[in-house]
Context: one part of a larger RNA
RNA sequence: GGAUAAACGCUGGCGGCGCGCAUAACACAUGCAAGUCGAGCGAGAUGAGUAGCUUCGGUUAUGAGUCUAGCGGCGGACGGGUGAGUAACACGUAGACAACUUGCCUUGUAGAGGGGGAUAGCCGGAAGAAAUUCCGAUUAAUACCGCAUAAUACAUGUUUAUCGCAUGAUAGAUAUGGGAAAGGUGAAAACCGCUAUAAGAGAGGUCUGCGACUGAUUAGCUAGUUGGAGUGGUAACGGCACACCAAGGCAACGAUCAGUAGCCGGUUUGAGAGAAUGAACGGCCACAUUGGGACUGAGAUACGGCCCAGACUCCUACGGGAGGCAGCAGUGGGGAAUAUUGCGCAAUGGGGGAAACCCUGACGCAGCGACGCCGUGUAAAGGACGAAGGUCUUCGGAUCGUAAACUUAUAUCGAUUGUGAAAAGCAAGGAUGGUAGCAAAGUAAGAAGCCCCGGCUAACUACGUGCCAGCAGCCGCGGUAAGACGUAGGGGGCAAGCGUUAUCC
Numbered sequence: 001g002g003a004u005a006a007a008c009g010c011u012g013g014c015g016g017c018g019c020g021c022a023u024a025a026c027a028c029a030u031g032c033a034a035g036u037c038g039a040g041c042g043a044g045a046u047g048a049g050u051a052g053c054u055u056c057g058g059u060u061a062u063g064a065g066u067c068u069a070g071c072g073g074c075g076g077a078c079g080g081g082u083g084a085g086u087a088a089c090a091c092g093u094a095g096a097c098a099a100c101u102u103g104c105c106u107u108g109u110a111g112a113g114g115g116g117g118a119u120a121g122c123c124g125g126a127a128g129a130a131a132u133u134c135c136g137a138u139u140a141a142u143a144c145c146g147c148a149u150a151a152u153a154c155a156u157g158u159u160u161a162u163c164g165c166a167u168g169a170u171a172g173a174u175a176u177g178g179g180a181a182a183g184g185u186g187a188a189a190a191c192c193g194c195u196a197u198a199a200g201a202g203a204g205g206u207c208u209g210c211g212a213c214u215g216a217u218u219a220g221c222u223a224g225u226u227g228g229a230g231u232g233g234u235a236a237c238g239g240c241a242c243a244c245c246a247a248g249g250c251a252a253c254g255a256u257c258a259g260u261a262g263c264c265g266g267u268u269u270g271a272g273a274g275a276a277u278g279a280a281c282g283g284c285c286a287c288a289u290u291g292g293g294a295c296u297g298a299g300a301u302a303c304g305g306c307c308c309a310g311a312c313u314c315c316u317a318c319g320g321g322a323g324g325c326a327g328c329a330g331u332g333g334g335g336a337a338u339a340u341u342g343c344g345c346a347a348u349g350g351g352g353g354a355a356a357c358c359c360u361g362a363c364g365c366a367g368c369g370a371c372g373c374c375g376u377g378u379a380a381a382g383g384a385c386g387a388a389g390g391u392c393u394u395c396g397g398a399u400c401g402u403a404a405a406c407u408u409a410u411a412u413c414g415a416u417u418g419u420g421a422a423a424a425g426c427a428a429g430g431a432u433g434g435u436a437g438c439a440a441a442g443u444a445a446g447a448a449g450c451c452c453c454g455g456c457u458a459a460c461u462a463c464g465u466g467c468c469a470g471c472a473g474c475c476g477c478g479g480u481a482a483g484a485c486g487u488a489g490g491g492g493g494c495a496a497g498c499g500u501u502a503u504c505c
C1' cells in the first nucleotide's frame, strides 16, 4: 500500500447492487416451513333443483354440486440448514467396473384371460385422566393372494463362432424349469394408467493411480490382523461376515500415536514464483438433542418417519404419556459483534393432479444496519488594493479572504402536487407498488465531518503547563520562551465518511 462476513470512537444527505451469529453443533415460548389426488375405493356430511302427498306449517323420494376422517397411489431420499465429526478414496484430478443398481421421463416389442379371501372406515361394545388401545359384526378398491398364458428376460445343462491382459465377454442354437398384469374418465373417438422385456437419457454405487496440515521431546504398529480355498451376505467386488488352514501385512520414501482441520471451483495479495484463506455463489462430503438399530422404498439406515437407551423440558388423576428450530422469523444465553415473530405465490423452479387447481419461509420482494463497493449532492457566476469580527504583530501591518454581505441566473437530490410503468407469454392474473419513471410549481433553501501538522510524512504560530499534566507506530517529546502535552488561530489530507484496533499478503 492492498484486503476484510469485521468491531470500537466521532460524525452522518440520497440512490443502486451486494453482504449481515465468525462466539454456545447452547437451550428454545409461538406461528409457519410437504403435501396432493374424489378421473383408484367404499362411506359419511351438506345440499341447488326435480317429482309425489299436503291441514300450505311441512313431509317423502330422487339428486347436480361442494366438503372429507379412512383404505389406496405418488411425493415426504428433492428443495432448505449447519460444519460438530472426518487426515479418509472424505475431497480434487485421471481412469476402471468382463463386479453393479436405477422410480418418474423418452423410444421399441408383446400382453392384460379367469377367480378368491380379507381389512380400515362406518356400526355396536369395552378400558384409560390423557396419549391411545382392545373386542364383536359388516364392506370396497389401481390394496392383498392363487390359477391360466408368455420370452430375445432369469436359473440349470449341452453346444457353435468371434474376441479379450486375466477372472472371462459377445452373438447364436437346443433341452428343462419356475415366473406378469388393474383399472379409470368419456355418449363415442380417445386419453390417462397396468404387466413383461430391450434400449436411451439422467441419477447413483464400488475400485484404482496421483495430489493435499503439524509434531520423532510419538519408533515400532497389527490378531479378522495379511493371504488362501469354502460357505453366507450384498444391486455388486471384497475378511464384508463366519468356521478351517498358513504366518503374514505396514513402517525413517515416517507406519502407529498425538494435535489441528470439512475438501474443491475459487477468494485476498503479489510483476511473478509464491504465501494466506475456503464468508457470500457453485460442486462434493458429513451431520440433524447424544448413542445405537433396523423397517418401508427405485432410492434412506431418513432434519420437520419408526424403535431402544441416555440427558434435558413439559403434561399427569402418579398408573402413564408428549417433545427435538444446525428450516424461516422470533426468544433467552454467550459475545466486541450480526437483521423482521413482514408481503406474495405475479415471475423462476419443485411436489401432487387428466385438468381446474392446491401446497411451496425454495424463490421473488419489502423492512433494519454507511457493513462493503459504486454513483451523486451539500451549490454556480460576478463581487473590495479588501467590511465587521477572530488570530498574530516589529503596532507599520499581515492573515482568515472573493471567503461573507450584495447582484445575477439555475434546480441534481430532498420535500409538495399530478400522472404512472416494463418485467406478462393467445387471453386473464403484479407481491414488489401508487414503487421506478415523467410532468408541474416553488425556494439557495433541508444536507460536512473526521484525522493530522518534530523526523519518517503533506502541513506553524500564540497562549497555558513546567520531567507535572500528558503524548507516543519507531526515534523520542515535557525539568519556565515546548512547531512533539492542552487550547485557540492558521494549515495539510481524506470525505458521507474519517480515524483506531484485529487478521492476511
Base pairs, nucleotide, nucleotide: 001505002504003503004502006501007500008499009498010497013376014375015374016373017372018371019369020368021334026332027331028330030329031328032327035074036073037072040071041070043068044067045066046065049062050061051060052059053058081287082286083285091211092210093209094208095207096206097205100204101203102202105200106199107198108197109196110195111194113147115145116144123136124135125134126133127132154177155176156175157174158173159172160171161170162169163168183192184191185190213259214258215257220250221249222248225247226246227245228244230242231241232240262284263283264282265281266277267276268275269274289310290309291308292307293306312323313322314321315320340366342365343364344363348362349360350359351358352357380408381407382406389400390399391398392397413446416440417439418438419437423432449494450493451492452491453490454475455474456473460489461488462487463486464485470477471476
Small-subunit ribosomal RNA, 5' domain from an uncultured Clostridia bacterium, 505 nucleotides, folded computationally.
It was read from a public genome assembly.
Its mean pLDDT, the model's own confidence on a scale to 100, is 82.